[in-house]
Molecule: transfer RNA
Organism: Micromonospora sp. NBC_00389
Parts: sequence; C1' cells; structure tokens
RNA sequence: GCCCGCAUAGCUCAGCGCGCAGAGCAGCGCCUUCACACGGCGCAGGUCGGGGGUUCAAAUCCCUCUGCGGGUA
Repeated sequence: GCCCGCAUAGCUCAGCGCGCAGAGCAGCGCCUUCACACGGCGCAGGUCGGGGGUUCAAAUCCCUCUGCGGGUA
C1' cells in the first nucleotide's frame, strides 16, 4: 500500500430485514439489618467515533475521514 473486522451509557456488550436507543456490572436513593454484606424496588446516565448523502423516517443503507485490531507481498 491492499483486504477484513470493530467503534452504541463510566465498563463489558446487545440492537444492524430503516419505525420509541437497551441489558448486565458500576453509580445514586429507598426498603431490609443493631450495623455491614446479600437481596428487593426505583432513579439517573447516550447528540449510537466525525462529516456528508439516500429516505416520510438511519445506530441500521451508501460515500468519505479518524482511531483500534487482524491478514497479506
């Protein structure tokens, strides 16, 4: 250089047949306890890596850029 994959909540990842953005862990509050742990209930947390395009509608499709990983002479 070329080819492939990945990028979504603080972390690990689902969602990728366009149609409300989710789970677990972590965090906060309440219940429970003499207290802690465990457990139960609830809350908060995201401009879906950046830009552009297609579409009534894009995390999802197309183009481009960036970062990371792998393959190849």